[in-house]
RNA sequence: UGAGCAGAGUGGACGAUCGCGGCUGCAGGUCCCGAAAGGGCGCAGGUGAGGAAAGUCCGGGCUUCGUAGGGCAGGAUGCCGGUUAACGGCCGGCGGAGGCAACUCCCGGGAAAGUGCAGCAGAGAGCAGACCGCCCCGCAAGGGGUAAGGGUGAAAGGGCAGUGUAAGAGACUACCGGUCCGGUGGCAACACAGGGCGCAUUGUAAACCCCAUCCGAAGCAAGACCGAGCAGAGGACAACAGGACGGCCCGUCCACGUCCUCAGGUGGGUCGCUUGAAACACGCGGCAACGCGGGUUCUAGAUAGAUGAUCGUCUUAAAAGACAUAACCCGGCUUACAGCUCUGCUCAUUCA
RNA sequence: CGGCGAUUAGCGCAGCCCGGUAGCGCAUCUGGUUUGGGACCAGAGGGUCGCAGGUUCGAACCCUGCAUCGCCGACCA
Repeated sequence: UGAGCAGAGUGGACGAUCGCGGCUGCAGGUCCCGAAAGGGCGCAGGUGAGGAAAGUCCGGGCUUCGUAGGGCAGGAUGCCGGUUAACGGCCGGCGGAGGCAACUCCCGGGAAAGUGCAGCAGAGAGCAGACCGCCCCGCAAGGGGUAAGGGUGAAAGGGCAGUGUAAGAGACUACCGGUCCGGUGGCAACACAGGGCGCAUUGUAAACCCCAUCCGAAGCAAGACCGAGCAGAGGACAACAGGACGGCCCGUCCACGUCCUCAGGUGGGUCGCUUGAAACACGCGGCAACGCGGGUUCUAGAUAGAUGAUCGUCUUAAAAGACAUAACCCGGCUUACAGCUCUGCUCAUUCA
Repeated sequence: CGGCGAUUAGCGCAGCCCGGUAGCGCAUCUGGUUUGGGACCAGAGGGUCGCAGGUUCGAACCCUGCAUCGCCGACCA
């Protein structure tokens, strides 16, 4: 210099004016809205979206439901170890595949428990198989041997070299591969070397299935309370039963009751609601994910839904035009993303 | 905001569970029949199976991620 690999950060800052949503303090009134419950109005201060707030793909908190108890069914996960509130996430290893390398990718248990499927092509495709070829017999037709070679196919029953043979063949031998055995190292997955076995038994489990582990269901429109209004009709259910209860069974509940259908009414308010597995920097332990300790800080809470506009200064190549706007809250994953900045590493070439 | 479902020819749908190279009806086109048209008869064409990646010898079908469209969910009694 060129090519490449891995990762991180930022997503303008400060000030002024106007406007909008919450909050706190003062003020607390002959005020306003409303049927009420409730809410508002003044002044001052302070505060107000994201790295993904998104998709809703996993996991947890929280709330309600007397199937939260047991069994079946169903679902999810799947090398080993660790981490965590939990996870299908993350971290570190192992094995396999790709790359010269940095590094990347893998739903990576079991196919010798059983079942299914493997179209077309091909002679033969799942306890193999003679189409061509080769060898033997035969004048020939044909018969027999042969899985080394050719052809078909995604896949043809270990590979390769030799011995052997009529030609061949793990038939035999060495090496490679496979499998079994004990040994050494490692918590383990597994690795290493050694010995035995000539070693038919393919692929597919993101096909059914088997094994191991985990899972009650629904979701803030959960749910609690206040206020207003309509305030009916029909039906099921009294026990050897029947009804209801997330799929089934055991089981549980059942009369001032429970449930279903239709008709009707209201669509107002308060709480849930944001202090939390919280954020920030520091120290310690750990390769890391992560954990522990003391310290500091308080950081939206709307309900038709607030974050915007203008100007100035600074930074910048240029104030700038990416993806996108919280709706109960967290931990992850996935997807989208203009421009800018930084770090570590690999290979090639040239120069010193 | 939450919970579900669908996407296959111009339109409406089947096939997907259990993978083997995609069909049905209407519509379109051609020919026949008719004086001509309709109806009828015979035949033909038309498909990135929403998109991308993966598993597999092989994917509309199985798995994962996106996109678009649609449905349901308030309370009282």
Molecule: RNase P RNA; transfer RNA
Organism: Lachnospiraceae bacterium